[in-house]
């Protein structure tokens, strides 16, 4: 804040504007200090109008005034303050303390005034002034006084010191007030106590170092002043100190503590209420009074603001209680009473007291109570859900029956808190104190509480329900509306949105928001890290600091133990007790983990002293090396110059060009010069702290190692700041400059090419001196010390005669055990186990950026944020996928060939366009002669128009009827409608049919991304997995990898794997050979007959048919090989290494295709998105593409003659044969439901002709005439004949198929079908090639390996600019305001 709300108890209640405040109240009291009498009351007196006036301080009392005490308490607030402010512990030998208590002493005398009152004056007021007069416990003076103060002198105690205690002597100074009931109450001085303060000190008490230096009364001294008191507190003089990395100074923030919240603790956060302390009182300053203030409700001054005013001048201070405005998300009544507690004054009565006690408001919190309890099943009605004639749930819930009455309401009774003071009485001391008894006093409040009556009566909501997190369904919505703390939800089946039903959790509350702690070991003291996740400084030297070897002794700082003091109360904890309980409160205890003091212990750390040698160093001897600096020398090569020889190119590249060259290049030779770098040796080599160091040699110089164990005796390690060194590039000055070479120029490449390539070329690279100070300055691994299995190589030394060697020290490498590690990995050179010190890290981006500071000549370097933004960024490893990564292998994948497509015409499909409609689907490969294996009607789903509504069909059941069908006529385009005619059968069971009723509709409408089934593709590629075991923290791996081999994850060998499954292969079918069986419709060798014919007798030999078998397995041989297997013009065989072909398609991929074959969830339509019919459309046509056909011709066309198949089909059919027709066909007419009948094969061969042309090629298109099918050929059929005779002369870029009976070419058949747009599809046979070196390349695939920031997986991921809008920040002509510094002017108390 939202929704809701019955009661009571106890608490709490402006966190913001220390912003401004109207009004009322919050500090007065004392007449027993005083002068007095304004008001009130009483008494007395006077006047009289008899109830009024006057007089009188006489009495009670008392306004204002003098005086005393109080007002410095109580109450509020947290602005300031980072401080001796607070907390804690000490000290004061450096101090004060009114009222109170105790002790001692005193209280004598005198005097001058002034308020008030009275009179007068000024002013609007506040107020002020003048005159006269008056008192005191007001003020002044005198006396008395020391145990008081000060000074001096002497002695003395104590203390670390300044000092101090006590005693004695001398000198000086200072006091008082009265009142009275006569008891006292006061007053003064001194001392003591109590209480309250003041001051000083140790320790503790925020952030920022992008605040590193600060300080002149500053630090100290002497003297003085001042204070209650010490002190630079103040002043004069003198000295120059003081603080600071253990954080001074500065800036920002902040009252502190007891405590509170949280946490296991350590911590972290916080400082409301209550208590203690401090500070403040409109802002700033100042003092006065007083025991006490620099004073909340006092004063003065200045300022701001508000108010009054007669304009001259005045008044005020709620951070007291209420209350108002403002601010704000937000916080209460202008209440009652002094009854209790406490305070001020007073002798007291008493007065005052917004302190306090109470009441009011607020669910703000904590606690308690209630809203009923028991029974009650047709498990009611209603709601919701479902598999819905029923069930589940709401739910014993309701109704109904019985019971109770807390609470609410009404009536009645009714507290405790109260005991004192005072008063009365009594008693004891002696007139006042003490003790006892009685009486008086209640705001809250007629409240708490008690009793009675009444009646379930007066009382339940909120949030949530995807996971975290307890609780699930339906409907609506459809990435819309919305939800969301995080992950995320919503795109038509939402447990997440909204509603409903139900459920869950809390409950007079429930949710939300904000904040704090926790979880977070995610700042790590307890208790983290730094090879690769964030993180080791580039390296060394070294001050401070931290840490430090062995022994003995001492000490007691740290440490440990005991004791004492303190640690306020409250709070927390425990026990007990009081409110009916609890919250709350009381009481007792414990605790307060701290600080201080003291006593003791002495192991460890520290300190001191004395020793030791093993850490460290020194000495002597030897060795090693590209260690450093400076100088000298050398050869090869490049370049240049001169001379010579010599001629046309050189150079450069993928290919070129720019460039050089006939003015003689390049090439070759000789000589000369110049600068830079040092081949071979040369490496897992060596040296150095790192950067780094390489020809030879000299000088100087540093280091390491080894050996001896002679010397010193812990001299050590690390190291913030500091200092030094520090590649390359760069900068400054001066040299040098051969080669190379940023920039630049030119040439190429490219879409472009400010690049890669080429030709040139400046700075630079080199030297000297001086800067810079950074690098992937890397081992991405700080330094030092100790410990912890091994194997192996190598460098330097020692041992040794040695080239041998299990030796040893110091380095440099490789592999591995334990251990560690997230893993990769590291592993005596640790990233293992320990110790010490330093540096660094704390999500990604912003950003190593900005600002500030420091350094630098500059370039730039060092230090180093925030706003804002994201939910990740990152590491290591795994499985895939991918790579213009690698290795191996395969495929008509390329290559080698043959033939096509792309150009033409036509056919067909698609896109597009058009249309009333051109129905729908298929769209890279994997759509496009595809679904469709037959769109004129039908099909048909589309359009136009006309009809129907249980309507087209089916079935069941019931009732009723006897027809229904059919024919004819009319309208109509038809469907349909209207009319007429005809009108049953029966074995009596019924059949058929109609009507009515009930049930079952229908949809080629949507979603293939809700699905089943089916299919395509990768791919007939060789792969995909499992069980057990083993390895790994795990994902996962192994097996399936490796070596061979294969067409193959095929097989063999090896092997932490051993086996197995789905695939491969085989088993199945066709085909190639043979045998057997069987011969009709097939066949005919031989025999017979005949005429042309297997036509007939006959035959089973052959072909063939169709059943069964055989056959092929690397089986045999040779070579190679361990084997698997491979090779061979081998043998044999019809066939040889899978003989050829087919069927067969693993796990899966493409949200692939199909809701229009079919099925099916959900949604949608229901006189229509259903259904019937007519006509039209699916056949449109500027165009584009795919697939085909026919061609462009002579390897051909035409004409004639002749030959050879296979597989199929056939009764609404195939049709021989005959006739007619040029022909399509027609009319007759045998055979055949078929190894029997029907069905011409063509290419080919032979002959003739054409002779290279738009032709005797090609056949489109068009005209005419016909045939056939069919209700019907107009849109829109096929075919025939005559005529016509278009494009086209071999096809650009590009692209497709095919490895043998294949390509190419030739014809035949079939399905669908009335017919057919079939050149398509599916089959069949005929003729019948060429080529393959080979695997570099293109495409696809398999295995292994590698990289990856990809996993929607490279059609991935991803970078930068830009458009528009928005957010944050900066700049900006200027404008406005606030703060500070400086200068000047004015100027308090």
């Nucleotide at each position: 804040c939202g929704c809701u709300a019955g009661c009571g108890g106890c608490a709490g209640g402006c966190c913001u504007a220390a912003c401004a405040c109207a009004u009322g109240c919050a500090a007065g009291u004392c007449g027993a200090g005083g002068g007095g009498u304004a008001a009130c009351a009483g008494g007395a007196g006077a006047g009289c109008u008899u109830g009024c006036u006057c007089u009188u301080g006489c009495u009670g009392a008392c306004g204002a005034c003098c005086g005393g005490c109080g007002c410095a308490c109580g109450g509020g607030u947290g602005a300031g303050u980072a401080a001796c402010g607070c907390g804690u512990a000490u000290g004061c030998a450096a101090c004060u303390u009114a009222c109170c208590u105790c002790u001692a002493a005193c209280u004598g005398g005198a005097g001058c005034a002034u308020a008030g009152c009275c009179c007068g004056a000024a002013g609007a007021a506040a107020u002020u002034c003048g005159g006269a007069u008056u008192a005191a416990u007001a003020c002044u003076c005198c006396a008395u006084a020391a145990c008081a103060u000060u000074u001096c002198a002497a002695a003395u105690u104590c203390g670390c010191a300044u000092g101090u205690u006590u005693u004695u002597g001398a000198a000086a100074u200072u006091a008082a007030a009265g009142c009275u009931c006569a008891g006292g109450c006061g007053g003064u001085u001194a001392g003591a106590g109590a209480u309250a303060g003041g001051c000083a000190u140790g320790c503790g008490u925020g952030a920022c170092a992008u605040u590193a230096u600060c300080u002149u009364g500053u630090u100290g001294g002497u003297g003085a002043g001042g204070u209650a008191a010490c002190g630079g507190c103040u002043c004069a003089c003198c000295a120059a100190g003081g603080c600071a990395a253990c954080g001074a100074u500065g800036u920002c923030u902040a009252u502190g503590g007891g405590g509170u919240c949280u946490u296991a603790a350590a911590g972290g956060a916080u400082g409301a209420u209550c208590c203690c302390a401090c500070a403040c009182a409109c802002u700033g300053g100042u003092a006065c009074u007083g025991a006490g203030a620099c004073a909340c409700g006092g004063a003065c001054c200045a300022g701001a603001c508000u108010c009054c005013u007669a304009c001259g001048g005045g008044a005020g201070g709620c951070a007291g209680c209420a209350g108002u405005g403002a601010g704000g998300a937000a916080u209460a009544u202008u209440g009652g009473u002094c009854a209790a507690u406490g305070g001020a004054c007073g002798c007291a009565a008493g007065u005052c007291u917004g302190a306090a006690c109470c009441a009011g408001c607020c669910a703000u919190g904590c606690c308690g109570c209630g809203u009923g309890c028991a029974g009650g099943a047709u498990g009611a009605c209603g709601g919701c859900c479902c598999u819905a004639c029923g069930g589940g749930u709401u739910g014993u819930a309701a109704a109904c029956u019985g019971c109770u009455u807390u609470u609410a309401u009404u009536c009645a009774g009714g507290a405790a808190g109260a005991a004192a003071c005072c008063c009365u009485c009594u008693g004891a001391c002696g007139u006042g104190u003490c003790a006892g008894a009685g009486a008086c006093u209640g705001a809250c409040g007629g409240u708490a509480c008690u009793g009675a009556a009444c009646g379930a009566a007066u009382a339940a909501g909120g949030a949530u329900c995807g996971g975290c997190u307890a609780a699930c369904u339906c409907c609506g919505u459809g990435c819309c509306a919305g939800c969301a703390g995080c992950c995320g939800c919503g795109g038509u089946a939402a447990u997440a949105c909204g509603g409903a039903g139900g459920a869950u959790c809390c409950a007079a509350g429930c949710g939300u928001u904000a904040u704090c702690c926790g979880g977070a070991u995610u700042u790590a003291u307890u208790a983290g890290g730094u090879u690769u996740a964030a993180a080791g400084g580039g390296u060394g030297u070294g001050c401070a600091g931290g840490c430090g070897g062995a022994a003995u002794a001492a000490u007691a700082a740290g440490u440990c133990a005991g004791u004492g003091g303190u640690g306020a109360a409250a709070u927390c904890c425990u026990g007990c007790a009081g409110c009916u309980u609890a919250a709350c409160u009381g009481u007792a205890g414990a605790a307060c983990u701290g600080c201080c003091a003291u006593u003791g212990a002495a192991a460890c750390u520290g300190u001191u002293a004395u020793u030791c040698u093993u850490g460290a160093g020194u000495a002597c001897a030897a060795u090693u090396g590209a260690g450093g600096u400076a100088g000298g020398c050398g050869g090869a090569a490049c370049g240049u110059g001169u001379c010579a020889u010599g001629u046309a190119g050189c150079g450069g590249u993928g290919a070129a060009a720019u460039g050089c060259a006939u003015a003689g290049a390049g090439a070759u030779g000789a000589c000369a010069c110049a600068g830079a770098a040092c081949a071979c040796c040369g490496a897992u080599u060596g040296c150095g702290a790192a950067g780094g160091c390489a020809g030879c040699u000299u000088a100087c110089u540093a280091a390491a190692u080894u050996g001896u164990u002679a010397c010193u005796g812990a001299c050590g390690c690390u190291g913030a700041g500091a200092c030094a060194c520090g590649a390359a590039a760069g900068c400054g000055u001066g040299g040098g400059g051969a080669g190379c070479g940023a920039a630049c120029a030119g040439g190429a490449u490219u879409a472009g090419a400010u690049a890669c390539c080429c030709u040139g070329g400046u700075a630079g690279u080199c030297c000297a001196c001086g800067c810079c100070g950074u690098a992937a300055a890397c081992g991405a691994u700080g330094a030092u010390c100790a410990c912890u299995c091994g194997c192996u190589g190598u460098u330097g030394g020692c041992g040794a005669u040695a080239c041998a060697c299990a030796g040893u020290c110091a380095g440099c490498g490789g592999c591995c055990a334990a251990g560690c590690g997230a893993a990769a990995g590291c592993a005596u050179u640790a990233a293992g186990u320990g110790a010490u010190c330093c540096a660094c890290c704390u999500g990604g981006g912003g950003a190593g950026u900005a600002c500030g500071c420091c350094g630098g000549c500059a370039a730039c370097g060092g230090u180093g944020a925030a706003a804002c933004u994201c939910a990740a960024a990152g590491g290591a490893a795994u499985u895939g996928a991918c790579g213009g990564g690698g290795g191996c292998c395969c495929g008509c994948a390329c290559a080698a060939g043959c033939g096509g497509u792309g150009g033409a015409g036509c056919a067909u499909g698609u896109g597009g366009u058009u249309u009333a409609a051109u129905u729908c689907g298929a769209u890279g490969a994997u759509a496009c002669g595809c679904g469709a294996g037959g769109a004129a009607c039908c099909u048909u789903a589309c359009c136009u128009g006309g009809g129907c509504u249980u309507a087209a069909a089916u079935g069941u059941a019931u009732u009723a009827g006897g027809a229904c069908a059919g024919g004819c006529u009319g309208u109509g385009a038809a469907a349909a409608c209207a009319g007429c005619c005809c009108u049953u059968c029966u074995u009596c069971g019924g059949a058929c049919u109609u009507c009515c009723u009930a049930c079952u509709a229908g949809g080629u409408g949507c979603u293939g991304c809700a699905u089943g089934g089916u299919u395509g593709u990768c791919g007939u590629c060789a792969g995909c997995u499992c069980g057990u075991g083993c390895c790994g923290u795990g994902a996962g791996g192994u097996g399936u990898c490796g070596g061979g081999u294969u067409a193959a994850g095929u097989c063999c060998c090896a092997u932490a794997a051993c086996g197995a499954g789905c695939g491969c292969a085989a088993c199945c079918c066709c085909u190639a050979u043979c045998u057997u069986u069987a011969g009709u419709u097939g066949c005919c060798a031989g025999c017979g007959g005949u005429u042309a014919a297997g036509c007939c007798g006959g035959g089973g030999a052959c072909u063939c048919u169709a059943a069964a078998g055989a056959a092929a397995c690397u089986g045999c041989c040779a070579g190679c090989g361990c084997a698997a297997g491979c090779u061979g013009u081998g043998a044999g065989g019809a066939a040889g290494g899978u003989g050829g072909g087919g069927a067969u398609g693993a796990c899966g991929u493409c949200a692939a295709a199909u809701c229009a074959u079919c099925a099916c969830g959900g949604c949608c339509c229901u006189u229509a998105c259903g259904u019937c019919c007519u006509g039209g459309g699916c056949u449109a046509c500027a165009c584009a593409c795919g697939u085909g056909c026919u061609a462009c011709a002579a390897u051909g066309g035409u004409a004639g003659a002749g030959a050879c198949a296979g597989a199929g089909g056939g009764c609404a059919g195939c049709c021989a044969c005959c006739a007619c027709g040029c022909g399509a066909g027609u009319g007759g007419g045998a055979g055949c439901g078929a190894a029997u009948c029907c069905u011409u094969a063509a290419a080919c061969u032979c002959u003739a002709u054409c002779u290279c042309a738009g032709u005797u090629c090609g056949g489109a298109u068009u005209g005419g005439a016909g045939u056939c099918u069919g209700c019907a050929a107009c849109u829109c059929g096929a075919c025939u004949c005559c005529a016509u005779g278009a494009a086209g002369c071999u096809g650009g870029a590009a692209u497709c198929g095919c490895u043998a009976g294949u390509a190419a070419u030739c014809g035949c058949g079939c399905a669908u079908c009335a017919g057919c747009c079939a050149u398509g599809g599916c089959g069949c046979g005929g003729u019948g090639a060429a080529u393959a070196c080979g695997u570099u390349c293109c495409c696809g695939g398999g295995c292994c390996u590698u990289g990856u920031a990809c996993a929607c997986a490279c059609c991935g991921c991803c970078c930068g600019u830009c458009a528009a809008g928005c957010c944050a920040u900066g700049g900006a002509a200027g404008c406005c305001g606030g703060g500070g510094g400086u200068a000047c002017c004015u100027g308090a108390a």